Predicted 3D model of RNase P RNA and transfer RNA as a complex of 405 nucleotides.
Rfam match: Bacterial RNase P class A. It is annotated as a ribozyme. About the family: Ribonuclease P (RNase P) is a ubiquitous endoribonuclease, found in archaea, bacteria and eukarya as well as chloroplasts and mitochondria.
RNA sequence: GGAGUUAACUGUAUAGUUGCUGUUCACGCAGAGGAAAGUCCGGACUUCUAAGGGGAGGGCGCCAGGUAAUACCUGGGAGGUGAGAGCCUACGGAAAGUGCCACAGAAAAUAUACCGCUAAAAAAAGUAAGGGUGAAAAGGUGUGGUAAGAGCACACCGCAUAAUUAGUAAUAGUUAUGGCAAGGCAAACCCCGUCUGAAGCAAGGUCAAAUAGAAGGAUAAUGAUAUGCCCCUUUAUCUUCCUUGGGUAGACCGCACGAGCCAGAUAGUGAUAUCUGGCCUAGAUUAAUAACUAUACAAGACAGAAUCCGGCUUAUAGGUUAACUCCCUAA
RNA sequence: CGGGGUAUAGCGCAGUCUGGUAGCGCAACUGCUUUGGGAGCAGUGGGUCGGCGGUUCGAAUCCGUCUACCCCGA
Repeated sequence: GGAGUUAACUGUAUAGUUGCUGUUCACGCAGAGGAAAGUCCGGACUUCUAAGGGGAGGGCGCCAGGUAAUACCUGGGAGGUGAGAGCCUACGGAAAGUGCCACAGAAAAUAUACCGCUAAAAAAAGUAAGGGUGAAAAGGUGUGGUAAGAGCACACCGCAUAAUUAGUAAUAGUUAUGGCAAGGCAAACCCCGUCUGAAGCAAGGUCAAAUAGAAGGAUAAUGAUAUGCCCCUUUAUCUUCCUUGGGUAGACCGCACGAGCCAGAUAGUGAUAUCUGGCCUAGAUUAAUAACUAUACAAGACAGAAUCCGGCUUAUAGGUUAACUCCCUAA
Repeated sequence: CGGGGUAUAGCGCAGUCUGGUAGCGCAACUGCUUUGGGAGCAGUGGGUCGGCGGUUCGAAUCCGUCUACCCCGA
C1' cells in the first nucleotide's frame, strides 16, 4: 500500500417566522425509530366462577448457564467450510413399529447374481475380487491365503461393546475385547424427552342514552351448568339451557413511572445480577410531530408511534473508530 | 390496530395432505366442413407453479423468509 474478518458508533446541523398535539391558572416545557415495519416467537395485563389431574392437538430438541419468559442470549462440545482472522449448523432416535426410495440396475433391503472368476462332458455347484446401473449396493487400503474367492487370517485406519482417566455435562483420551453386528429419508408418520387452557386493548371496566328484556322450544334436584378441543375429581351456582328477532354505538378509564433511562462501583470468562446516585422522556381517536427562509458541508439512506415490554427477521446511500488476518514492497 | 386465507398457461380452476410424468375447461393457432361467416369435427402450441434461501438423490408439493391481493372482527 492492497484485500478481508469481527465489534461498535453515526446516519444532517444551527438560527428565525408561522402552525399542530399533550401538559400548566399562566409564563413555559415536552413532542417518532433503530428498525416505530413483518406479526415470526416469548411475556405483562384483561376476560372466560375457581383449583387440580388425564388425553388430544401444537411448539421445541448436543451440553451447561442467564432471564419474567422464549424458538432469544452467553460460554463450551461435535460436525462442516476458508490460505487465515473467522464463519455456518432444524445438531435426540433408522437393532420399537409403519411407510417411501421414480428411471436405470441382477438386486433398493426378507438381499441378490446380468456379464464375469473357479470347477465341470453337460446339468446341479462354489464365489462376490473385477465390470456395469444408480443419489445411494451389507467396512477401506495392503499382505498372506485359496481351485477361484471371501475379515478366511494378519497390520494400519474406521466401527461397536466394556473398563478406566479428565470434565458439572455434552464429549475427549487410553486400554482390552469383537471380525463388523446389515443402506438412506424423521423440514414422512412416529418413538423418547420437555413445554403448553383459550382469546385478545375492537381485551375489559365505569357513566349516560336507547329498547320490550320480546317470541318459541327443552328440562325438574339420583338433575343441570361451569377454565372458549374433550373427559374426570373437588368446588361453586341454581331454575337452567337452546333457537329466533329488535335496539343503542356517545364520554371517560384501561393509557404512558416502566422486568424504565443515564453514570459509577462490585461479582462473573460472558450473557447477566446486586448496590449507590441522578432523571421523567410522545400519548392521538378525521388521529399532532409540519411548512417556509438563511448559513454550512460529505448534499442527507431505510423509513412514521396507536396497550406495553424482551427478542428474532427483513429494509438501510454514505461516514467514523478499534482489534485481528493474508498478500506485496522497503528498511 | 388485531385475526385468517390465497398466489399454477391470456382467463377460470385441479394437482400440494401422501415429494419423482404439471393437467382440465374457455380462449389462441392450423386443417376439414361452408358461396362466405358462425357452430361443429380433428389436431397443435403456450408454464422462472409469486420472489429468494434451505431439507432431500430429487421440491408446484416439506420448512423458513419476503412481496402482492382478498376476507373477517365494536